[in-house]
Context: one part of a larger RNA
């Protein structure tokens, strides 16, 4: 070197408990009533993981289920169970110790107080138990001091803290990059840090947009305008809007005049400016002004509101305004209209409907043949609102779980839809005059430092903002891209706002020209384990006997590994290092070659 048969070794080929991607619904927080996450316990025997918590793989209760149960997991021994277990759901009880961690204190899961009250003990000294004891912040009392609404004590409520994939929204805020080098400039307000909320966030009802028109009419998103005007060491990059087309559609509410009311303060003084108006009486610490608090009133650019004063409409009764009378104005009730819990105020109840959270019914095959074994093959038949799928000794619509469809709920819980219930109006509208009031100031404007706007200081508007200054008041302002004039168009300095949108830790169900164990998730296995690091933190390997365990009784060699018979099995080169079982490697045994 070749052919044979083994060894090793774990490839391939078949499986699939597990991924990974997306669809569609759900829900979208949990926590001082102690979270999330751990740490120690728990069993007859108990090292791991589940599962529970000193009532500890469990207690109680209601519902389904209905013969077998004591978890993953054998075994033996002891139990439970038609007086309904185990399973399953919903509702409760208990939940050690840490941990926001809360009585101090700590090197987490330990150590140690106060007080009050129990119980043991001898009425004792002690043990033992149970309850309370953090800080911070507002709101009310209480005391004291204050110039005060302010401060300190203590009492009593509430509330926060902490956690939590992504999404969101506010404070900060890199570099590496890229420019072929680098500094504006880019990466980028990207990563990261913080702080906060919500089921979504934020935005949002015009001091907007437009352009000569009978203009549009909150916001938010998608498509498009456009990679287009722009912008830019005019590099390299950046990068709009306007209309226009859909998705979705919803608009309020305060502050100010002006009235009332109450409470301080100041003024006023013996009848007076008042007590709604007129006459007559009585009242008078009334009243006038300021200031705060509450109700009322009002909320917009075609300027709108407040007040006067005229007019038009439009239910009734009552009672009030120091007495009388008229009128007038306010307020109750009734009857009438009208709205409402996603905003425009806000709970809450029943009733009914739908689902969620367990389940129940569910149709149809049989012989023969080959095999270990029928779901194969052959004959001859059924069901189908069911021929999705899975498992069953080989390939099943008719065996099994199911599938179509119908059906269920003591108990939770969600959605709706009715009612009750609330809330509004009915003394308020609407027009005319008058032109006396109000329309959010350290604002708006301006220099000046800077930021965002697609927009780099540019001619550079708008908008935010350190410094400095500093308006006006409907005859008023703000914008239309320097400015200016005419037009136009809108009303800042107060708030609220569903829905179209943006995400998935987490549940359900559905799906794949996705992956099949070096892949797929880091983990198909006791995986963020083992281990590795002082520590942030890094981070594995590792599935397959067979239908069944029917896991090899005895019997030989051995010390035991191991192997021979013997037996089980269709296999046993299917023997627990177990499907298949390539290569590299290695030995035997024959050949032949140097």
């Nucleotide at each position: 070197u070749g052919u044979a048969c083994a060894a090793a070794g774990g490839a391939u080929g078949c499986c699939u408990u597990g991924g990974c991607a997306g669809g569609g619904a759900u829900a979208g927080c949990g926590g001082a009533u102690g979270a999330a996450g751990g740490c120690c316990g728990u069993g007859a025997u108990a090292a791991g993981c589940u599962g529970c918590g000193a009532a500890a793989a469990g207690c109680c209760c209601g519902g389904a289920u209905g013969a077998g149960g004591a978890g993953c997991a054998a075994a033996u021994a002891u139990c439970c169970u038609g007086u309904g277990a185990u399973u399953c759901c919903g509702g409760g009880a208990u939940u050690g110790c840490c941990g926001a961690a809360u009585g101090g204190g700590g090197a987490a899961a330990c150590c140690u107080g106060a007080u009050a009250c129990u119980g043991c003990g001898a009425u004792a000294a002690g043990c033992a138990g149970u309850a309370u004891c953090a800080u911070u912040u507002c709101u009310g009392g209480a005391u004291a001091g204050u110039a005060a609404u302010c401060u300190a004590u203590c009492c009593a409520g509430a509330a926060a803290g902490c956690g939590u994939a992504a999404c969101c929204c506010g404070g900060g805020g890199a570099a590496c990059u890229g420019a072929a080098a680098c500094a504006u400039c880019u990466u980028a307000g990207u990563a990261c840090c913080c702080g906060g909320a919500g089921g979504a966030a934020a935005a949002g009802a015009a001091a907007c947009c437009a352009a000569a028109a009978u203009g549009g009419g909150a916001u938010u998103c998608c498509c498009u305008u456009a990679g287009u005007a722009g912008u830019g060491g005019c590099g390299a990059g950046c990068g709009a809007a306007c209309g226009g087309g859909g998705a979705a559609a919803a608009g309020c509410c305060u502050a100010a005049a002006c009235c009332a009311u109450a409470u301080g303060u100041a003024u006023g003084g013996a009848a007076a400016a008042g007590c709604g108006u007129g006459u007559a009486c009585g009242c008078g610490u009334u009243g006038u002004a300021c200031a705060u608090a509450u109700g009322g009133g009002g909320u917009u650019g075609c300027a709108g509101g407040a007040g006067a004063u005229g007019c038009u409409c439009u239910g009734a009764a009552a009672a009030a305004g120091g007495u009388a009378c008229a009128c007038c104005u306010u307020u109750u009730u009734c009857g009438g209209a009208g709205a409402g819990u996603u905003a425009u105020a806000a709970a809450c109840u029943a009733u009914c409907a739908a689902g969620a959270u367990a389940g129940g019914a569910g149709a149809a095959g049989u012989g023969g043949u080959u095999g270990g074994a029928a779901u194969g093959c052959c004959a001859c038949a059924c069901c189908a609102u069911a021929g999705a799928a899975g498992g069953u000794g080989a390939a099943a619509g008719u065996c099994c779980u199911g599938u179509a469809u119908c059906u269920u709920a003591a108990a939770u819980c969600u959605u709706g839809a009715u009612a009750g219930c609330u809330c509004u109006c009915u003394g308020g509208a609407g027009c005319a005059u008058c032109u006396u009031c109000c329309u959010a100031a350290g604002u708006a404007c301006c220099a000046u430092g800077g930021g965002g706007c697609a927009c780099g200081u540019g001619a550079a508007a708008c908008c935010c903002u350190g410094u400095g200054g500093g308006a006006a008041a409907c005859c008023g302002g703000g914008g239309c891209g320097a400015c200016c004039a005419c037009g136009c168009u809108c009303c800042a300095a107060g708030g609220c706002u569903a829905a179209a949108u943006a995400c998935u830790c987490a549940u359900c169900c559905c799906u794949g020209a996705c992956c099949g164990a070096u892949a797929g998730u880091g983990c198909a296995c006791g995986a963020g384990u083992a281990c590795c690091g002082u520590g942030a933190g890094g981070g594995a390997a590792a599935g397959g006997u067979g239908a069944a365990a029917a896991g090899a009784a005895c019997c030989c060699c051995g010390g035991a590994a191991g192997g021979g018979g013997a037996g089980u099995g269709a296999a046993a080169u299917a023997g627990a290092a177990c499907c298949u079982g390539a290569a590299a490697u290695u030995g035997u045994a024959c050949a032949c070659c140097u």

Overview: This is a predicted structure of a 594-nucleotide part of an RNA (large-subunit ribosomal RNA, domain I) from an Endomicrobiia bacterium. RNAcentral holds the full RNA, with entries from ENA. The coordinates come from a structure-prediction model, not an experiment, and the mean pLDDT is 81.